RNAcentral holds the sequence, with entries from ENA. This is a predicted structure of a 75-nucleotide RNA (transfer RNA) from a Candidatus Undinarchaeales archaeon. Its mean pLDDT, the model's own confidence on a scale to 100, is 83.
[in-house]
RNA sequence: GCACCGGUAGCCUAGUCUGGAUAAGGCAUCGGCCUCCUAAGCCGGGAAUCGCGCGUUCGAAUCGCGCCCGGUGCA
Numbered sequence: 001g002c003a004c005c006g007g008u009a010g011c012c013u014a015g016u017c018u019g020g021a022u023a024a025g026g027c028a029u030c031g032g033c034c035u036c037c038u039a040a041g042c043c044g045g046g047a048a049u050c051g052c053g054c055g056u057u058c059g060a061a062u063c064g065c066g067c068c069c070g071g072u073g074c075a
Base pairs, nucleotide, nucleotide: 001074002073003072004071005070006069007068010027011026012025013024020058029045030044031043032042033041051067052066053065054064055063
């Protein structure tokens, strides 16, 4: 330098191919129940400009272009 894969709550991951309105799950965290107190268990809550910018569209995490970061392969 070229090609491919990835970047989504504090962490891990789904959703992207086929655009559709409130972005889902687990862990963690916070509150409550339970308990003498913890742990476990049960119930409930908060938290994500979906890497950045521009464009297409009535509508973009999803499509197009450019860039940034990480990984793999080739040179």